[in-house]
């Protein structure tokens, strides 16, 4: 220069007019209100997605157990996570960098189709012996050799099928083969160094189950109460004289009253039973119980204030110090919209940026300055509140790395 690879920033400015929303302060009023001045100050990196964590509020004597959910390679950071940071082992890629990660000898399942044969796995082709028949060598016989066909045994090294077939490829050996055996890789157990550690490296023994798939089921570890600001507080109104069904037994104690050896009311206790009791089930705890709980039909009220943010927070930004960083500690300054049918804006002019035509200069040409005219300016909108991840982005700018070309 050219091509790629990962990371960050910004994402429009100015000015005049009118508007709207918050808070202070004044001024006028009808002093309840309402209206006018002024000052400050008003939407993002993702506000989006509602996936994940929590931080606050309520429920629950908040337990125990099974089911279930999520996670998963080491370590560290963090409130905390399924986030981060840095590393390990595979694998792609020249590379820079990207990607993926418990376990398969717990057990049980699947692996189409082709192939003999898909794991307690085998013989289509093929190679060796043998044995028989036919031809040849050869006129004939035997014998031997070759070739085909036939049966029988032996074999898993060739080769065919496939994603994948009893670890590589090199020797010894056999009738012909085969970790059968040897040397080196591989691998499995054991052991020293190195590291926190996941793993490297190095010796030493063993011929050493012959696959893959758990995003199949299952094992192993570790986590897990639940709903959520429409969470929850408060005042105001209003609930027709609402209607209907369902749901209570038993045993002690001892009181009342009437009175008959009884009998009835109403009070405790027990044990049962019933409904409730913020993830399912089971035990188990609490809680009410007939002026009680649960359902059904009908009717009426639903406004306003607080939560709520000019929040005082895992808060923002600047320093030192640790640390490879992710982050951590100290110190200094700081307080950033707050609506509730939902404000944060609209017009006008001017500049920026970028594309496109087009003038005039400079250059052999690419191209490069200076002006003119058009068009464009992304993705999109706070609704308790934070940390993350995931999408979506026109254009501009920073630097950093890697490959190849060229020049110096």
């Nucleotide at each position: 220069c050219u091509g790629g690879a990962a990371u960050u920033g910004u994402g429009a400015g100015c000015a005049a007019u009118g508007g709207c929303g918050u808070a202070g302060a004044g001024u006028u009023u009808u002093c309840a209100u309402a209206a006018c001045u002024u000052u400050a100050u008003g939407a993002g990196g993702a506000a989006a997605g509602u996936c994940c964590g929590a931080a606050c509020u309520c429920c629950g004597c908040a337990g125990a157990g099974c089911a279930g959910u999520a996670u998963a390679c080491u370590u560290c950071c963090u409130a905390a996570c399924g986030g981060g940071a840095a590393g390990a082992u595979a694998g792609a890629g020249c590379a820079a960098u990207c990607u993926a990660u418990g376990g398969a000898a717990a057990g049980u399942g699947c692996c189409a189709c082709a192939g003999a044969a898909a794991a307690c796995a085998a013989a289509c082709c093929g190679c060796u012996c043998c044995g028989a028949u036919u031809a040849u060598a050869u006129c004939a016989a035997a014998c031997u050799a070759u070739a085909a066909u036939c049966g029988g045994a032996g074999u898993a090294a060739g080769g065919g099928u496939g994603a994948a077939a009893a670890g590589g490829a090199g020797g010894u050996g056999u009738a012909a083969g085969a970790g059968a055996c040897c040397a080196c890789c591989g691998g499995u157990u054991g052991u020293u160094u190195g590291g926190c550690g996941a793993c490297a490296a190095g010796c030493a023994a063993c011929g050493c189950a012959g696959g893959g798939c758990a995003a199949a089921c299952c094992c192993u570890a570790u986590a897990c109460g639940g709903a959520g600001c429409a969470a929850g507080g408060g005042c105001a109104a209003g609930u027709a004289a609402g209607a209907u069904u369902a749901u209570g037994g038993a045993c002690u104690u001892g009181g009342u009253u009437a009175u008959u050896u009884u009998a009835a009311c109403g009070a405790a206790g027990u044990c049962g039973g019933u409904u409730c009791u913020u993830g399912g089930c089971u035990c188990g705890g609490g809680a009410a119980c007939a002026u009680a709980u649960a359902a059904u039909c009908g009717g009426g009220u639903a406004g306003c204030c607080c939560g709520c943010a000019u929040u005082a927070g895992a808060g923002u930004a600047g320093a030192u110090u640790g640390g490879c960083a992710a982050c951590a500690a100290u110190u200094u300054a700081c307080c950033a919209a707050g609506a509730c049918a939902a404000a944060u804006c609209a017009u006008u002019g001017c500049u920026a940026u970028a594309a496109a035509u087009u003038u005039a200069g400079a250059g052999a040409a690419a191209u490069u300055u200076a002006g003119a005219u058009u068009u464009a300016u992304a993705c999109a909108g706070a609704a308790u509140u934070c940390g993350g991840c995931u999408u979506a982005u026109a254009g501009c700018a920073a630097a950093u790395c890697c490959a190849g070309u060229u020049u110096a």
Overview:
Model confidence (mean pLDDT): 76 of 100. Bacterial RNase P class A from Chloroherpeton thalassium, 408 nucleotides, folded computationally. The sequence was found by an Rfam model in a public genome assembly. The source organism's lineage runs through Bacteria, Pseudomonadati, Chlorobiia, Chlorobiales and Chloroherpeton.